[in-house]
Record summary
Transfer RNA from a Minisyncoccota bacterium, 73 nucleotides, folded computationally. The RNAcentral record of the sequence draws on ENA.
RNA sequence: GCCCUCAUAGCUCAGUUGGUAGAGCAGCAACCUUUUAAGUUGACGGUCACAGGUUCGAGCCCUGUUGGGGGCA
Repeated sequence: GCCCUCAUAGCUCAGUUGGUAGAGCAGCAACCUUUUAAGUUGACGGUCACAGGUUCGAGCCCUGUUGGGGGCA
């Protein structure tokens, strides 16, 4: 230098054919318990890496950039 791949909640990851962004864990609250732990329930938590484009509508498609991983030279 070229190619491939990944980037979504604090962490690990889903997200189907473009149509309301989700789960588990952690943290928080309640219940339970003499108390803690364990267990049950609930709510909270998001600039979908960044900037553009396409579209009535983009996490998803296209282009560029940044960062991580891998390959070729």
It matches the Rfam family "tRNA". The family's RNA type in Rfam is transfer RNA.
NCBI's taxonomy places the organism under Bacteria, Bacillati, Minisyncoccota.